RNA sequence: AGAGUUUGAUUCUGGCUCAGAACGAACGCUGGCGGCAUGCUUAACACAUGCAAGUCGAACGAUCUCAUGGGGUUCGCCUUAUGGGGGAGUGGCAGACGGGUGAGUAACGCGUAGGAACGUACCCUCUUGUUGGGAAUAACGAUUGGAAACGAUCGCUAAUACCGAAUACGUCCUUAAGGUGGGAGCUUUAAGGAGAAAGGAGAGAUUCGCAAGGGGAGCGGCCUGCGUCAGAUUAGGUAGUUGGUGGGGUAAGAGCCUACCAAGCCUGUGAUCUGUAGCUGGUCUGAGAGGAUGGACAGCCACACUGGGACUGAGACACGGCCCAGACUCCUACGGGAGGCAGCAGUGGGGAAUAUUGGACAAUGGGGGAAACCCUGAUCCAGCAAUGCCGCGUGAGUGAAGAAGGCCUUCGGGUUGUAAAACUCUUUUGUAAGGGACAAUGAUGAUGGUACCUUACGAAUAAGCUCCGGCUAACUUCGUGCCAGCAGCCGCGGUAAUACGAAGGGAGCUAGCGUUGUUCGGAAUAACUGGGCGUAAAGGGCGCGUAGGCGGUUUUCUAAGUCUGUUGUGAAAUUCUUGGGCUUAACCUAAGAACUGCAAUGGAUACUGGGGAGCUAGAGUAUGGAAGGGGAGAAUGGAAUUGCGUGUGUAGGAGUGAAAUCCGUAGAUAUACGCAGGAACACCGGCGGUGAAAACGAUUCUCUGGUACAUAACUGACGCUAAGGCGCGAAAGCGUGGGGAGCAAACAGGAUUAGAUACCCUGGUAGUCCACGCCGUAAACGAUGAAUGCUAAAUAUUGGAUCUUAUGGAUUCAGUGUUGAAGUUAACACGAUAAGCAUUCCGCCUGGGGAGUACGGUCGCAAGAUUAAAACUCAAAGAAAUUGACGGGGACCCGCACAAGCGGUGGAUUAUGUGGUUUAAUUCGAAGCUACGCGCAAAACCUUACCAACCUUUGACAUAAGGUGCGAGGGGUUGAGAGAUCAAUCUCGCAUUUAGUUGGUGCCUUACAGGUGCUGCAUGGCUGUCGUCAGCUCGUGUCGUGAGAUGUUGGGUUAAGUCCCGCAACGAGCGCAACCCUUGUUGUUAGUUGCUAACACGUAGAGGUGAGAACUUUAACAAAACUGCCUGUGAUAAGCAGGAGGAAGGUGGGGAUGACGUCAAGUCCUCAUGGCCCUUAUAGGUUGGGCUACACACGUAAUACAAUGGUAGUGACAAAGAGAAGCAAAGGGGUGACCUGGAGCGGAUCUCAAAAAAGCUACCUCAGUUCAGAUUGAUCUCUGCAACUCGAGAUCAUGAAGUUGGAAUCGCUAGUAAUCGUAGAUCAGCAUGCUACGGUGAAUACGUUCCCGGGUCUUGUACACACUGCCCGUCACACCAUGGGAGUUGGUUCUGCUUUAAGUGGGUAGGCUAACGUCGAAAGACGAGGCCGCUCACCACAGUGGGGUCGAUGACUGGGGUGAAGUCGUAACAAGGUAGCCGUAGGGGAACCUGCGGCUG
Repeated sequence: AGAGUUUGAUUCUGGCUCAGAACGAACGCUGGCGGCAUGCUUAACACAUGCAAGUCGAACGAUCUCAUGGGGUUCGCCUUAUGGGGGAGUGGCAGACGGGUGAGUAACGCGUAGGAACGUACCCUCUUGUUGGGAAUAACGAUUGGAAACGAUCGCUAAUACCGAAUACGUCCUUAAGGUGGGAGCUUUAAGGAGAAAGGAGAGAUUCGCAAGGGGAGCGGCCUGCGUCAGAUUAGGUAGUUGGUGGGGUAAGAGCCUACCAAGCCUGUGAUCUGUAGCUGGUCUGAGAGGAUGGACAGCCACACUGGGACUGAGACACGGCCCAGACUCCUACGGGAGGCAGCAGUGGGGAAUAUUGGACAAUGGGGGAAACCCUGAUCCAGCAAUGCCGCGUGAGUGAAGAAGGCCUUCGGGUUGUAAAACUCUUUUGUAAGGGACAAUGAUGAUGGUACCUUACGAAUAAGCUCCGGCUAACUUCGUGCCAGCAGCCGCGGUAAUACGAAGGGAGCUAGCGUUGUUCGGAAUAACUGGGCGUAAAGGGCGCGUAGGCGGUUUUCUAAGUCUGUUGUGAAAUUCUUGGGCUUAACCUAAGAACUGCAAUGGAUACUGGGGAGCUAGAGUAUGGAAGGGGAGAAUGGAAUUGCGUGUGUAGGAGUGAAAUCCGUAGAUAUACGCAGGAACACCGGCGGUGAAAACGAUUCUCUGGUACAUAACUGACGCUAAGGCGCGAAAGCGUGGGGAGCAAACAGGAUUAGAUACCCUGGUAGUCCACGCCGUAAACGAUGAAUGCUAAAUAUUGGAUCUUAUGGAUUCAGUGUUGAAGUUAACACGAUAAGCAUUCCGCCUGGGGAGUACGGUCGCAAGAUUAAAACUCAAAGAAAUUGACGGGGACCCGCACAAGCGGUGGAUUAUGUGGUUUAAUUCGAAGCUACGCGCAAAACCUUACCAACCUUUGACAUAAGGUGCGAGGGGUUGAGAGAUCAAUCUCGCAUUUAGUUGGUGCCUUACAGGUGCUGCAUGGCUGUCGUCAGCUCGUGUCGUGAGAUGUUGGGUUAAGUCCCGCAACGAGCGCAACCCUUGUUGUUAGUUGCUAACACGUAGAGGUGAGAACUUUAACAAAACUGCCUGUGAUAAGCAGGAGGAAGGUGGGGAUGACGUCAAGUCCUCAUGGCCCUUAUAGGUUGGGCUACACACGUAAUACAAUGGUAGUGACAAAGAGAAGCAAAGGGGUGACCUGGAGCGGAUCUCAAAAAAGCUACCUCAGUUCAGAUUGAUCUCUGCAACUCGAGAUCAUGAAGUUGGAAUCGCUAGUAAUCGUAGAUCAGCAUGCUACGGUGAAUACGUUCCCGGGUCUUGUACACACUGCCCGUCACACCAUGGGAGUUGGUUCUGCUUUAAGUGGGUAGGCUAACGUCGAAAGACGAGGCCGCUCACCACAGUGGGGUCGAUGACUGGGGUGAAGUCGUAACAAGGUAGCCGUAGGGGAACCUGCGGCUG
């Protein structure tokens, strides 16, 4: 620090995901040691048991007990003194600390900085005092109630318990006077009044206490500024509320409380309400700013079963105190009682999940005590847990035969791997033994015989986890076969998976490793640092203007912001730096720095703010002339449509792609005149004008808003923006009343169509128009907020002004356009009218869908508008540009593509191939063009792969090893069998070497053979197709962020990317062309088997013979054609047109030759080959059958349907081939197929071999025929082991369909089509197929509109598997979340009323009453005071009524999402076949259609 993921690729936008760090964690696998930390995040759920707060006899009385002494004694004991101990009680202090938890709390609760009107036990310090009395009461005793808890009555008793009295100050109260101050107040003096005390210990000195007052320290209470989560779909809240006065109250200020008075107070800088939450130091993360968090430790707060309440006290409204109410649990004798672990352990429960019912007060600290000491689950320790952090170890060295084993393998080897073994060594850890601390200070050690040290033993006791497709370090084999499974994202898995599972190997971390969860980061993805808004999400439809924000220029004052110095504070811990201590580290510790903050105070004054005084450049005013569809009202006008009237006139009109509905003989359309009515205003008219936008267009008048320019007279910052607010706001729509010509949603009819709720046509109502009132939205768009300043030019135009040489030109201001520099932008593009450079203010955005939807609110008559979510779901959605492909887009150009022609196919019969069906099998493959007379250039057996049956198992075939044998083997015969084969038998039979050596061969065993078994979607090779189309690319350069572009486009031209010219391109390659073969002309050479002109011979005939080398021909080499020449044209080019010459003329004809690529095209059954599969069978052999089946369908052919013919006769002329297991002549036989025969020929010599059509002659005369020949019968021929299934041919007989073929469709442009025959391959035989050959030999092409295919350029695109593309909506099914919903139910909150427990305060007629006072001799009485009771007020719980709000649930119902191969259509993307979209209204199964207005995307 980035990476993956949208695309065919690219750039951008944008989300999702990953790599990092962290944790009080949990889960899975694994687990040696130690140190230091940490450990119920959930149920503030319920708790058994034990412990967690006591102590003081030096405050007090009594009691029990022990010891010692004395006395008494009935020897039982009693009594006394002293000393010690125990458990209760009175009293004092402490139980308000320490410990726990985070429920509540959005608050002065916390944090921080301050403040004034307070309290304070224990502690420190100072001053003074501590006199003298009194009455009770617990304990105890007696009686008594109760199950218990716990009491009741009577009686006795003490105090540092309680109560008077005295005295008392710098205490308090009242009064008066003085001083001081603006005042609040402060202070002094005087008088009067009030208020204290306790004693204990000690032989004593003395000491500990007690009372009053002052001061201090620490602690606490109160107040204030600032800071402190989310929601506006919470906008108003508040009645003690805000303030005042009097009174009360508190330790203290205060509506804290009360009476009265006033009507305030809080709130858009977010009150109130709702939800959530203890706050902080800090912690985690981050470069930081931030974000998240508040567990341990530390500070504060709150709470203690839930709610309320007070008492005591210095302090509490009190965790281990009290009272009441409630819920729960327990005891009970049923009458009543008891309890509160959010103390430490522990239990149940909840949960993914969190420890011991341990030791000790030794240390530190706390309470009590004079002290000893006691108490202390605070604390210190130990135990459990890899929960975290840190450290250590599981050995080290040597060791190649690179062992064995595993795994892989191209079978050679590689790898595991110096790893192991082996040898040498060490001993951390461990075990054993010995010694043995610090923590403690004179003593005291739970931890603990611990840490640590020494010695001995022995490699001994100690390695796992995750991952290995990319991101992301690390690869192979096997298994599996869209299954099982994986997955953080992209995505893997459908038979060769580096992605699943296993193994081997590897990578990473390591006593851990991975997963899950959460937080921050990456994320500049909420942007302060640090983002955006033309088209990606995003500018409000437009204006006016309030708050707010921002604001020209000069000077002065101030010092709020700002800057700076100082002071205080910012707890400690933490973090950081430097040291120190544990062997190191974690950890602990010292010092420093830091704590970026707040406050106080001194200063500075540039800038901002505030006050004052000025200025004129902003803004406004004034004056002047000017332009304009700016607005409102009124009046007027002509053209046209329609209607009506009249006339003329006659059969049509209208409408459409074509029609029909419709109008018209009752007179239309047309035409002329007149009338009526409504709406809109041609030309001018213009990227011209005006307006804020919406919008505004005949003419005139009236009223009226704004603007630019000029002048520079006036004001003097008066400005800009604008949340809320107010106003305007197309069309449609709504209300009321008018109006209604045309147009026209709805509707009706006619067409179209598979349908047509549409497009087209004929009609037609709302509406469109007017007035008034609503609505408030549009693609309300420049998809671009307003304002100001600055930043090259050129050009057009509107308005004003100035200058001028004036039909013009120049300058300038304000508009409106185009091009364009810099710059900007992802690109497109923008570019002084910015999307440039800056400033100010407002609005808005934060992935797609769900959804601009639901709910709630506001507005509206309604339609609806506005504000505006969530669940759920996806990994994309999107912008611009690129290359293709495509278009029922455009331009240009080719092709038997169409057209023009000729002949066919489609109908018939047959042949053949295919499908289908059948079958034991009908082997397999080929499937639009590019499968179908294709693989098959030959299925009777064989072929043959298929089926049935029967046989063989190292095999029909190859190599090798081991064992064993050998004259291996060849040829016969016989028997069985369908045969393979089996059995018997006869006969012939070894090569080589010095060597039983080598070779050959049989059998057995083992490796292996074998497979036309699967996969052509694992492959090679070969092939088809686009297409013999003219294309396909590269290097360098240039342009572009890039994909890419350029070149290769353009102007011409060509069959051609062929060539020329131009050009940021210049060159090059594969294709084209040429080179090759053949054919057409000529020459040279050569003449045999070919040829024969001349000469000679010769025949019935014949190059038959001599001879010749002229011709033909053969086959080798040459020549020839190049737009070379001429004319024209073109650009003077390339070329084109015509011509000449020439055998041939513009590629002369034909062939071979097939670019980059496409179709996962075809072929594993030609061959080769990976993998998989079979191995007495999926191999091999044999016989027979099948591939030849047959209702039917298709393709390709043959033959016909006849007279351009058929039949019979006659009859001429080819080319190219083949031939030895061959071609076969002559001759002979047969009607014939054929038989016989065997000359000649491995072939320019011989043979096949006859060419046929043509030509000539005759008959047939339009018929199912003298056409056609299928089918069938009979008899033969040939091949072959063998023609039954299942061959071909011959003869005779038979004589089917068929009379030119529907829709549709094929071939062909010249020696071509058509037609005629010939040959060959295969082959024993079998040809209507295929391949090749020649004979005869046409017609037509105007042309490129259309169909098909192709090429180039361009355009649009939502396509890229590329239009057989993409894609929308209803309906049906399944699942999911959600809205509404009669209601039902729960939480929470507000409010009215009722009810008042305990308690406090007030009152008090009743009851009781020690201290003090008065009276009394006393008893006692009275008073003061107290207690109880009663009562009033307040009030918790509770009851009841009504609201608000949030949740759960609900028959039924609405839409939404997702799914799979459903149904219906085809709305969108191309002109998407009616351009699309926006708003609105109506309609329709559905996408949608139509009207009106708008936009160009």